């Protein structure tokens, strides 16, 4: 420099005018106002996937159904996030005769298939206690000069085709032809043994050479999880009709108590607590119908940003010191001038003209996905050239 894979910033600054909207302050003046200082949309503000602060359902236990997560260790309020590490797959390189093995660098639907229960359509000889379509030796009988052909048999599962998948794999040997049929090496299964928290890894020995794949099928195991969401929700004011209709609790019955019934209350069920009703009713459900729908606040000081210092490979944390950086209420943050920067054309120059990507805050923060013209930067690998 090139290719290629991953991550990380920037995407305009600076001045002046006029205009908005917030806070402080002076001066007015209460109806409205004048003036001055600071400040005013992002890295994704987007989707609303996730997880929280928050606020509210009066308190709120256990179980069972339902959700959601899924290697190992951590980091965080927490999380389906992130960070190291592991195996295993993609891609790149390097080795071997070959299967294989080592490096790098990505990458998530990475627990369990002897808990049960179930698929694998078509093709295809056969799809999990499978199997002979082609084809390979081989005997024996018939044709053929021969080469080879035909039939009947017997042997094979190396090679061929069919499937996403075909019953370990790669050389060598053997053998009529072949087969773990024998050997080396991988695999894979037991056994201790070393090293790591571990998840797994490494080396010995011993052996059969078989316990096929699909759980983003159903389902087993672990581990978590109350519901709605700022259009929560608190206050103030005002105005209507504490309005109609149905439903509703034991033939324990003088009251009281316990108990029982009924009902409501943190999602669905169940049992358990609580409140509240009970001799008919102000518990409670269901339904018709009127008022109101105005104004204040919730509303921005945060699990807050920024520096340096330590401690960790990192995520991250802890010390110290600094900053305060919208709060609109139907919706503010905008309009022009100049000067710099930066791209593009176009010109020898000088200069001139045009322009800048995705996109706009509504409670608030921690993620994660999508988008993004154009530039800058870090790291891997590969190869080319110079030193």
């Nucleotide at each position: 420099g090139u290719a290629u894979c991953g991550g990380a910033c920037c995407g305009g600054g600076c001045g002046g005018u006029c205009g908005c909207u917030g806070u402080u302050u002076u001066c007015g003046a209460u109806u409205u106002g004048a003036g001055a200082a600071c400040a005013g949309a992002g890295g994704a503000a987007a989707g609303u996937c996730c997880g929280a602060a928050c606020u509210c359902c009066g308190c709120a236990g256990a179980g069972c159904a339902g959700u959601g997560u899924g290697c190992c260790g951590g980091a965080u309020a927490a999380c389906g996030u992130c960070c190291g590490g592991g195996a295993u797959g993609g891609c790149g390189g390097g080795u071997u005769c070959a299967a294989g093995c080592c490096c790098g660098u990505u990458a998530g639907a990475c627990g369990g298939a002897u808990a049960g229960c179930g698929c694998a359509a078509c093709a295809g000889a056969g799809a999990a206690c499978a199997u002979a379509c082609c084809g390979c030796c081989u005997u024996g009988u018939c044709c053929g000069c021969a080469a080879g052909g035909a039939c009947a048999g017997g042997g094979u599962a190396a090679g061929g085709g069919u499937g996403a998948a075909a019953a370990g794999g790669u050389g060598c040997g053997g053998u009529a032809a072949g087969a773990g049929c024998g050997c080396a090496c991988c695999g894979c299964u037991c056994g201790g043994g070393c090293a790591g928290c571990a998840a797994u890894g490494c080396a010995c020995g011993a052996g059969g050479c078989a316990c096929g794949g699909c759980a983003a099928a159903c389902c087993c195991c672990a581990c978590a999880c109350g519901g709605a969401g700022c259009a929560a929700g608190a206050c103030c004011a005002a105005a209507u009709a504490g309005g109609g209709a149905g439903g509703g609790a034991a033939c324990g019955c003088u009251c009281g108590a316990u108990c029982a019934c009924g009902c409501g209350c943190c999602g669905g069920c169940u049992c358990g607590g609580c409140a509240c009703g009970u001799c008919a009713g102000a518990a409670c459900c269901u339904u018709c119908g009127g008022g109101u729908a105005g104004g204040u606040c919730g509303c921005u000081u945060g699990a807050g940003c920024c520096a340096u210092u330590c401690a960790g490979c990192g995520a991250u944390g802890a010390a110290u010191g600094g900053c305060c950086u919208a709060g609109a209420g139907g919706a503010a943050u905008g309009a022009u001038c100049g000067c710099c920067a930066c791209g593009g054309c176009g010109g020898a120059a000088a200069c001139g003209c045009c322009g800048c990507a995705c996109a706009g805050a509504a409670u608030u923060c921690g993620g994660c996905u999508u988008a993004c013209a154009g530039g800058u930067c870090c790291g891997g690998u590969a190869u080319c050239a110079c030193g």
Source information:
Predicted 3D model of a 387-nucleotide RNA (Bacterial RNase P class A) from Candidatus Angelobacter sp. Rfam family: Bacterial RNase P class A. Rfam classes the family as a ribozyme. Gene Ontology terms of the family: ribonuclease P activity, dimeric ribonuclease P complex and tRNA processing. Taxonomically the source falls in Candidatus Angelobacter (Bacteria, Pseudomonadati, Acidobacteriota, Terriglobia). A source record names the gene rnpB.